[in-house]
């Protein structure tokens, strides 16, 4: 100093579904109906183990933007996976 990878962070961009309804009053508490890109749950292959001549079956590891909808949402505002940009550490690799 530079590339990769992992983590934080500055700025931008960034979706979906009721600004329902009832009570309370202040952001609550009940009801119904929806969404899925904050988190968070479950699986496939292939890997490994048992058992078996082999298989078959059990088990264990194991991914999403699948999936489920607990949590979060459902006018705007907040949040928001993911992308892009600087900028920090960390780790590799010369």
């Nucleotide at each position: 100093a530079u590339u990769g990878u992992u983590g934080g962070u500055u700025g931008g961009g960034a979706a979906g579904a009721g600004c329902c309804c009832u009570g309370a009053c202040u952001u609550c508490a009940g009801g119904c109906a929806c969404c899925g890109a904050a988190g968070g749950g479950g699986c496939a292959a292939a890997c490994c183990c048992g058992c078996u001549a082999a298989g078959a079956c059990g088990g264990g590891c194991g991914a999403a933007a699948c999936u489920c909808u607990c949590a979060g949402g459902u006018a705007a505002a907040c949040a928001g996976a993911c992308c892009c940009u600087g900028c920090c550490a960390a780790u590799c690799c010369a």
Molecule: Glycine riboswitch aptamer
Organism: Anaerolineaceae bacterium UBA6073